[in-house]
Context: one part of a larger RNA
RNA sequence: CUGGGCGUAAAGCGCACGUAGGCGGAUUCGUAUGUCGAUUGUGAAAGCCCCGAGCUUAACUUGGGAAUUGCAGUCGAAACUGCGAACCUUGAAUACCAGAGAGGGUGGCGGAAUUCCUGGUGUAGAAGUGAAAUUCGUAGAUAUCAGGAGGAACACCCGAGGCGAAGGCGGCUACCUGGCUGUGUAUUGACGCUGAGGUGCGAAAGCGUGGGGAGCAAACAGGAUUAGAUACCCUGGUAGUCCACGCUGUAAACGAUGGAUACUAGGUGUUCGGAGUGUUAACCCUCUGAGUACCGGAGCUAACGCAUUAAGUAUCCCGCCUGGGGAGUACGGUCGCAAGGCUAAAACUC
Numbered sequence: 001c002u003g004g005g006c007g008u009a010a011a012g013c014g015c016a017c018g019u020a021g022g023c024g025g026a027u028u029c030g031u032a033u034g035u036c037g038a039u040u041g042u043g044a045a046a047g048c049c050c051c052g053a054g055c056u057u058a059a060c061u062u063g064g065g066a067a068u069u070g071c072a073g074u075c076g077a078a079a080c081u082g083c084g085a086a087c088c089u090u091g092a093a094u095a096c097c098a099g100a101g102a103g104g105g106u107g108g109c110g111g112a113a114u115u116c117c118u119g120g121u122g123u124a125g126a127a128g129u130g131a132a133a134u135u136c137g138u139a140g141a142u143a144u145c146a147g148g149a150g151g152a153a154c155a156c157c158c159g160a161g162g163c164g165a166a167g168g169c170g171g172c173u174a175c176c177u178g179g180c181u182g183u184g185u186a187u188u189g190a191c192g193c194u195g196a197g198g199u200g201c202g203a204a205a206g207c208g209u210g211g212g213g214a215g216c217a218a219a220c221a222g223g224a225u226u227a228g229a230u231a232c233c234c235u236g237g238u239a240g241u242c243c244a245c246g247c248u249g250u251a252a253a254c255g256a257u258g259g260a261u262a263c264u265a266g267g268u269g270u271u272c273g274g275a276g277u278g279u280u281a282a283c284c285c286u287c288u289g290a291g292u293a294c295c296g297g298a299g300c301u302a303a304c305g306c307a308u309u310a311a312g313u314a315u316c317c318c319g320c321c322u323g324g325g326g327a328g329u330a331c332g333g334u335c336g337c338a339a340g341g342c343u344a345a346a347a348c349u350c
Base pairs, nucleotide, nucleotide: 003322004321005320006319007304008303012318014201015200016199017198021194022193023192025088027086028085029084030083031082034080035077036076037075038074039073040072041071042070049065050064051063052062053061054060091191092188093187094186095185096184097182098181099180103177104176105175106174107173108172109171110154115149116148117147118146119145120144121143125136126135162169163168206247207246208245209244210243211242215241216240220236221235222234223233258317259316260315261314262313263312266295267294268293269292270291271290272289273288274287275286276285278283299306300305323350324349325348332343333342334341335340
């Protein structure tokens, strides 16, 4: 390389947009790039292979043939592919109408709770634990009432519910804004799928500058526990957690399952729609579309299991794997303020 693979054995980029490229719906006509047929030339000789011949045989030598699967020219074929032209509507898209939603951004508002401050009542404890102690409290704590300050998060509703490409998104409200679904018409007429590079988004922690700081809490201090206890438990507590702007670019970024299209038994629940029968209505039932779950047949699988949301049957495109350790390391390159990220070996060893 061919091949075989990628849910759990090694292997799906964290996710998207998209350049080149690859692949691509139906019909007709033309062309003849690929493709196919015939033929000509060439494809040195020797060798290999086949049939013979010559040395007593063989090795060896030698005659003929075949082969040389290639390249070029000429003449044809036109199904498929490419190209050119025309046309179509089922793929794709747009408009109108209707609908659901924690999708995103900005501003404003709200109540509960914790903490702190001020004042009142009130007196000796409170807090904490397995038990304690550190700790707070007669300078009046805890408890309770009233008022105030400030920050962060939004109980119930809340649901194997919803939305989003993924990360993720949950109080109320206004504005700005993305996507999705359904019904039926109309319009465009293959405008599609994937996507090396590239670009953007990307939890938490971390970094820079400036704010903010209630609670929680790495580090740190103290008290316990213990043989020890740099822990688990307790009392404190700083970065951080929050906001703005910028950086970082990683996660068990998981469905450990790339995207797209088509096909292939069913059953049950649930979310959002559409049509219809019955019903005053709520609602039930039937059919149907888009999601989301569970069970299960064929098939697949090493098994577990998957099973119309496939890990089934096929096609297209991308990414990735090739024994364990060394190692996701060294070196080099590149990105970053740094931490570090990305790319990525070998010796050696089993």